This is a predicted structure of a 327-nucleotide part of an RNA (large-subunit ribosomal RNA, domain IV) from an uncultured bacterium. The prediction has a mean pLDDT of 86.
[in-house]
Context: one part of a larger RNA
């Protein structure tokens, strides 16, 4: 100097980003035991008192007397507590080896497919999985316990129907059309040319699909602007206009979401950008991409308090072990 233990006046969180560390607490018995609440909990709530030996008695639980220390759960091992808001119901999984969480899961809730040789999915096929299972089943997506509830919008893009109409591939196909040339004509050049072959075109014909035409949002999504008006002022239940497919319903709201922002008002503090009640002007909350609450639970985030402490005012000393120095 550095590691690990131990001890510490007065203060007690002044420390820090943050009580991180570390302290306190702590076993059993008895007393008590609150807000809330899905009556199950919350709860070891919180908060209090006891704990040993030893002798006689005992229904063997204890009861009564005594004795001793500074101290009797005499050591070890052994919850600090409460208040409050956020997120997730919950027990549970995860980034072996920098994240354990509010992410995933999960009961519960919803949608769509599938009638069995079932839909999904591997695989060219056989043929397997699904399943030796049958719509109270199996697959897929979304959501996330429970209570309370889940607004409008089908214009776009999706998927289901629909078939009159338009468009339309391969195919097929009256017609025409190039090459070749049996025949006719012609002195020759060359003209005309039937049937076949060849290859081009080709009217028309020709299916889903597309356009159309309905539904459908717990499918993907999407949910306005300007102006003016009430007897102080202000605001604006009222009107008026434009546009859309409709123009945010309810409940929440500077929020894990508020830029402007440390918004404003109240509350804890002597002093609070953090935090908690409310406001509402929602840059840029919003209802299964779920909304709002919520008892319990959480090595989960955030803010208060008790208690308790070397974190800290502000260092100090003890033991070991290492380095280092001297020998």
């Nucleotide at each position: 100097c550095c590691g690990u233990g131990g001890a510490g006046a007065a203060g007690g969180a002044a420390c820090u980003a943050g009580g991180c560390a570390a302290a306190u607490u702590g076993a059993c018995g008895c007393u008590g035991u609150a807000a809330c609440u899905u009556c199950g909990g919350g709860a070891u709530a919180a908060a209090g008192c006891g704990u040993a030996c030893c002798u006689a008695c005992u229904u063997c639980g204890g009861u009564a007397g005594g004795u001793c220390u500074c101290a009797g759960u005499a050591a070890a091992a052994u919850g600090g507590u409460u208040c409050a808001a956020c997120c997730a119901a919950c027990u549970g999984u995860u980034u072996a080896a920098c994240a354990a969480a509010a992410a995933c899961a999960c009961a519960g809730g919803g949608c769509c497919c599938u009638g069995c040789a079932a839909a999904a999915u591997c695989g060219u096929a056989a043929g397997a999985u699904g399943a030796c299972g049958u719509a109270u089943a199996g697959a897929g997506c979304c959501u996330g316990a429970a209570a309370c509830c889940u607004g409008c919008c089908c214009g776009g893009u999706g998927c289901u129907g629909g078939a009159a109409g338009g468009u339309u591939a391969a195919g097929g196909a009256a017609g025409g059309g190039u090459g070749u040339u049996c025949g006719a004509c012609g002195c020759a050049a060359g003209u005309c040319a039937a049937a076949g072959c060849u290859c081009c075109u080709g009217a028309c014909u020709g299916a889903a699909g597309c356009c159309c035409c309905a539904g459908u949002a717990a499918a993907c999504g999407g949910c306005g602007g300007c102006c003016g008006u009430a007897a102080c002022u202000a605001u604006a239940a009222c009107g008026g206009u434009c546009c859309u497919a409709a123009g945010g319903u309810a409940g929440c709201g500077a929020a894990a979401u508020u830029c402007c922002u440390u918004g404003u008002c109240g509350g804890g503090u002597a002093a609070g950008u953090u935090c908690c009640g409310a406001c509402c002007u929602g840059c840029a909350c919003g209802a299964a991409u779920g909304g709002u609450c919520u008892a319990a639970u959480g090595a989960g985030u955030u803010g208060a308090a008790c208690a308790c402490u070397g974190u800290c005012u502000c260092c100090u000393c003890c033991a070991c072990g290492a380095g280092c120095c001297c020998g």

It was read from a public genome assembly.